[in-house]
RNA sequence: CAAUGUGUGGAGAGUUUGAUCCUGGCUCAGGAUAAACGUUGGCGGCGUGCCUAAUGCAUGCAAGUCGCACGGAGCUUCGGCUCAGUGGCGGACGGGUGAGUAACACGUAGGAACCUGCCCGGAAGUGGGGGAUAACUCCUCGAAAGAGGAGCUAAUACCGCAUACGGUCUACGGACCAAAGCAGCAAUGCGCUUCUGGAGGGGCCUGCGGUGGAUUAGCUAGUUGGUGGGGUAAUGGCCUACCAAGGCGACGAUCCAUAGCUGGUCUGAGAGGACGGCCAGCCACACUGGGACUGAGACACGGCCCAGACUCCUACGGGAGGCAGCAGCAAGGAAUUUUCCGCAAUCGACGCAAGUCGGACGGAGCAACGCCGCGUGCGGGAAGAAGGCCCUCGGGUUGUAAACCGCUUUUGUGAGGGAAGAAGAUCUGACGGUACCUCACGAAUAAGUCACGGCUAACUACGUGCCAGCAGCCGCGGUAAUACGUAGGUGGCGAACGUUGUCCGGAUUCACUGGGCGUAAAGCGCGCGCAGGCGGGUUGGUAAGUCUGAGGUGAAAGCUCCCGGCUCAACUGGGAGAAGCCCUUGGAUACUGCCAGCCUUGAGACACUUAGAGGAGAGUGGAAUUCCCGGUGUAGUGGUGGAAUGCGUAGAUAUCGGGAGGAACACCAGUGGCGAAAGCGGCUCUCUGGGAGUGUUCUGACGCUGAGGCGCGAAAGCGUGGGGAGCAAACCGGAUUAGAUACCCGGGUAGUCCACGCCGUAAACGAUGAGUACUAGCUGUCUGGGGUAUCGACUCCCUGGGUAGCGCAGCUAACGCGAUAAGUACUCCGCCUGGGGACUACGGCCGCAAGGCUAAAACUCAAAGGAAUUGACGGGGGCCCGCACAAGCAGCGGAGCGUGCGGUUUAAUUCGAUGGUACGCGAAGAACCUUACCAGGGCUUGACAUGGCGUUGACCGCGGAUGAAAGUCCGUUUCCCUUCGGGGCAGCGUCACAGAUGCUGCAUGGCUGUCGUCAGCUCGUGCCGUGAGGUGUUGGGUUAAGUCCCGCAACGAGCGCAACCCUCGCCGUGUGUUGGAUUUCUCACACGGGACUGCCCGGAGCAACCGGGAGGAAGGCGGGGAUGACGUCAAGUCAGCAUGGCUCUUACGUCCUGGGCUACUCGCACGCUACAAUGGGAACUACAGACCGUCGCGAUACCGCGAGGUGGAGCUAAUCGGACAAAGGUUUCCUCAGUACGGAUUGCAGGCUGCAACUCGCCUGCAUGAAGCCGGAGUUGCUAGUAACCGCAGGUCAGCCUUACUGCGGUGAAUACGUUCCCGGGCCUUGUACACACCGCCCGUCACGUCAUGGGAGUCGGUAACACCUGAAGCCAGUGCGCCAACCGCAAGGAGGCAGCUGUCCAAGGUGGGACUGAUGACUGGGACGAAGUCGUAACAAGGUAGCCGUACCGGAAGGUGCGGCUGGAUCACCUCCUUU
Repeated sequence: CAAUGUGUGGAGAGUUUGAUCCUGGCUCAGGAUAAACGUUGGCGGCGUGCCUAAUGCAUGCAAGUCGCACGGAGCUUCGGCUCAGUGGCGGACGGGUGAGUAACACGUAGGAACCUGCCCGGAAGUGGGGGAUAACUCCUCGAAAGAGGAGCUAAUACCGCAUACGGUCUACGGACCAAAGCAGCAAUGCGCUUCUGGAGGGGCCUGCGGUGGAUUAGCUAGUUGGUGGGGUAAUGGCCUACCAAGGCGACGAUCCAUAGCUGGUCUGAGAGGACGGCCAGCCACACUGGGACUGAGACACGGCCCAGACUCCUACGGGAGGCAGCAGCAAGGAAUUUUCCGCAAUCGACGCAAGUCGGACGGAGCAACGCCGCGUGCGGGAAGAAGGCCCUCGGGUUGUAAACCGCUUUUGUGAGGGAAGAAGAUCUGACGGUACCUCACGAAUAAGUCACGGCUAACUACGUGCCAGCAGCCGCGGUAAUACGUAGGUGGCGAACGUUGUCCGGAUUCACUGGGCGUAAAGCGCGCGCAGGCGGGUUGGUAAGUCUGAGGUGAAAGCUCCCGGCUCAACUGGGAGAAGCCCUUGGAUACUGCCAGCCUUGAGACACUUAGAGGAGAGUGGAAUUCCCGGUGUAGUGGUGGAAUGCGUAGAUAUCGGGAGGAACACCAGUGGCGAAAGCGGCUCUCUGGGAGUGUUCUGACGCUGAGGCGCGAAAGCGUGGGGAGCAAACCGGAUUAGAUACCCGGGUAGUCCACGCCGUAAACGAUGAGUACUAGCUGUCUGGGGUAUCGACUCCCUGGGUAGCGCAGCUAACGCGAUAAGUACUCCGCCUGGGGACUACGGCCGCAAGGCUAAAACUCAAAGGAAUUGACGGGGGCCCGCACAAGCAGCGGAGCGUGCGGUUUAAUUCGAUGGUACGCGAAGAACCUUACCAGGGCUUGACAUGGCGUUGACCGCGGAUGAAAGUCCGUUUCCCUUCGGGGCAGCGUCACAGAUGCUGCAUGGCUGUCGUCAGCUCGUGCCGUGAGGUGUUGGGUUAAGUCCCGCAACGAGCGCAACCCUCGCCGUGUGUUGGAUUUCUCACACGGGACUGCCCGGAGCAACCGGGAGGAAGGCGGGGAUGACGUCAAGUCAGCAUGGCUCUUACGUCCUGGGCUACUCGCACGCUACAAUGGGAACUACAGACCGUCGCGAUACCGCGAGGUGGAGCUAAUCGGACAAAGGUUUCCUCAGUACGGAUUGCAGGCUGCAACUCGCCUGCAUGAAGCCGGAGUUGCUAGUAACCGCAGGUCAGCCUUACUGCGGUGAAUACGUUCCCGGGCCUUGUACACACCGCCCGUCACGUCAUGGGAGUCGGUAACACCUGAAGCCAGUGCGCCAACCGCAAGGAGGCAGCUGUCCAAGGUGGGACUGAUGACUGGGACGAAGUCGUAACAAGGUAGCCGUACCGGAAGGUGCGGCUGGAUCACCUCCUUU
């Protein structure tokens, strides 16, 4: 939509972000196609097939026919036939194409002033004459095409005459006007003439409709109208003369560009959008341009004339031609067919007819170009062949797929039969032996293509390694690629499948249906106002809009439905519907319009009252700055972060007095007032605009908006003339800085001020157009009116107008708005349609200029954006913590030495670790070994594991040669079990394999560092939000602590914190060796107790908790340890181990000797020892804890100055040993010195370990006795049994470079006011253009490359006009002395006609200056993009000078500065206001 019923009928996705919502573009999935390209290709039916060069065309065909109009020629079977010519009809149809055309061309609906051959109906007629001329004959010219002359002849050719139903003209008397015959034995038929009616066809006029540009705004001279005349079939400026001055245009004229129009086609839910190929209707064109002739009809595709271009022929004189007909050729192009058959059908021309003609048409051919249909087989067949692929090696998959068995024969091949299409009785079929039917044969002849990351259906392996490549968008590829290439597999479609182009859809992304404009793109800076649009209440009329009935039209085809024909379908026949529009006519009158009348509420007027920085002009006042004069006065002043330039002893600054001049108006002052906006601020006067309130007196819709237009319009800027105090672009200095064309400082000119004139822009902002109405409240303030109360004021209440703050509903993407709307509606205007290019170019308008207004495109990107969220960050803020600072103590940084690292060197100096979080780290022991490195010498199933096969019988051991060793070679010795098959073990050979400290810690596991023992990190449910997410976890307190308390849309919970664990401190109990001592006790072990803010006081909200106190060994976590949340750093480790992948395999494996890791100009890190008297030396003397020891610790004793040696008791350890602790104490020496400090370095002599101390160990004695006298900038640790000082032990270990590391005890401090600052961290909040998260992001110049584009001296073209010249053919007009058969005339001649000539018009051409437009151009301007280029750092945080807008000046560049403006500025303070209590 449809009464009902039956039906019809709208899908989204990807991509901006860390995530979210929104805006917004890009892209995809669908359908279609006159298509083309790639791969592939069995059959049939029906369609379709030069979209490009309306480019040029060879060849053939595409329009003829009539001998019943005529004469002739030829032939004849004498019936006739054929042919050219005269004559008639037809060549104006059919067929092609879409160049032109924006137009009455087309579509649709109408109209009046017309014509019409053939056809149909009707009326009348067809009598009687004449003169020629083709053909033909002869002659002449020409290459040809063709032409000329003379002569003959016919007609349905031509011409008079007669007649006039009728027709035409008319002055209404009248005048004028036809004809053709032919055939037939005939009947008759076909014609002819005039008139009339019709049918069909055509010409003309009109309304309405369908396209882009205003960067085309004015166009027009026959132009618009009139009159007369001409012309035409006919109206008409169609033409002409005269007259008038009109006509068209923002409802878009003119110009430019594009285009045949329509029925319809494609798409779409529709509304729309796009298109106009085939078929059908109309138009236009026919090589280009012009022209007429003939004719019923043409200005004529296959006719004529002329001009032009082109092609061809030529004897060079001259001629011929027009495929946008059918085929075909060339060319162009991505691309489009046969030089086919037939008139059998349909239709057309001619003919009386037979018939002829028809590239119309009917058919066939070619092309998967499209649509439709069919086939390439069907059934069975394994726990599943082979092969392929994958594999965790078990298997999986291809896959019932194949093979194999059975069946069928559409298609194919062969054979046989064989149409309809014929209308019309006979005859007649191109297609065609086609369709179709029957039989035979045999699964036989027949499958591809694209995809498989998401969108989007379908996954693995290998190769490759940001390469090669893919890509529609997002995006893949840098060694494990479902995204590249190949393979297997899978998915989709299927004689096709993909790709490309184009159109619609999705796109509500131009929004009528059906969008928006505060911040995303978008409200004109503001007003006045013409046109236009819209418009209050009421009555009557009208009926234009509107609604409705009927009639007409809306061609056919197409579309939809129903029914039918080809086996089905495509295709096609019939019927119905639809076809929204338009026209005619009847009706309705709610609404709108129009006409008329009335009304008052909109609007305006009037009266009274009223507030105000509203505007203009004139005058006037005081404070302050500066300058000048004078006085006082003396050395500075000024300025800054700090300075300097500057000013000042020629007297500044300071201070007092006087004067000059300009500009601006403190306080009042207020989210106060006024104005349309810009804007307006001392006071007074004059002139003047607008608003508000009250009254409800007047007018009576007078209104709203407003394209163009006009006016106003901050600052800067411009012109002319003034003025000039202060300030201050530019400029000059001084600083700062790497630089500083800046920020800061000192100067300083335009300008700022006035008058007049320009400019016309701003973040001209409420980023919010104007008007009207409606829709909860509360509060402040300015200004009116009224009421109550009062003597009055204040107060209070009500009611207008403004201006603010909250807030309900509603709206919004959110933020927010919220009676001053961004709510709900209506009216009108302006504006938007992705970002960049571009507030640009060109053009136009304006301007003195600066510049303004209007305003693109190429190209490029897959985004650009808005709001909000979570983080991170800030040279933002608040609160808090930490040996973070501060306060202290001791150090480091300087010296010597030790160790590690860098660097350098080297054959090698193996490797790793690299800010914090590498550097006495891996390494808790590098002389060989370790060892991974280097050199040299060896081995190759291997130094090591497992298994198979072959062979040997050993292996082990012993010996020899060689060698540095490893190894190589040789010799010797020699098995076990057995069912006799063999097995075990071992060697050798061989095959699988071993092996790798080779690579990748950015493929990994595990472990570890760090933030950080910081207090955090999360979840469930609920609630809030569209959502990301929030809440909880924030807030007020408190704590070491997200510890606890209170509050709270939250309530709970988890991982962390704390506690539970270990240890130390007190007590008790038990046990008691080897401990000490003898009841007890110490000690050791085990188990318990004890501490909980439990008690008291105070503070606090009487909560948590805090402060103090008592008691107690211990007090508010008692000290120490273990314990490390979610996560961060692609942090560290493939060399501890494990492990994916890759690599090596007589070596990157393995063994050995020697060397190296120990090098040494230098730099860094961590330490040790010192520099001394709080010390050093000597002697004497006292007190620990923890730990270790049988391959060990090792006593007493003896030897040695000593290291150590001899020796061996005891001890598997509360038993023995290491083992004397040291600082300390007592006494004494040294007396401030490079020393009796310091001990490096070196020499000599020794000791120990070890196969071996040369490279390269430790220790001892004697001797030597370096630097160093407390350490620059800077920097580390530590808050109590801590730092500092002192020694002891252990692991590793043969020994030891140990001063390290891990523990143990001894002696034993100082300081913390405090949180401003540095560092790190936690919580809250704020800004953000960051999210790889500030080591972030990002701007501009310059340099290089590529691309498109503007300007440009110009150059070369195109298009359409204009002016003038010339002017073919031709119509028309004039002339016509030349020429002429018909009529008149006795003839001469006349009438009439023709050639010729002249003229108007005019195509083409020429000349000229312009217009528009295209291409190109040295050079030049900016723009876009490009991997890691250069310079700076402008912006994002307060971005380190808040930023931005307009304007002006300046500067390598971003940019800086001045003036005015904005908040789309952080932060603090103050003021004011609001909210809560």
Small-subunit ribosomal RNA from a Dehalococcoidia bacterium, 1477 nucleotides, folded computationally. Lineage of the source: Bacteria > Bacillati > Chloroflexota > Dehalococcoidia. Rfam family: Bacterial small subunit ribosomal RNA.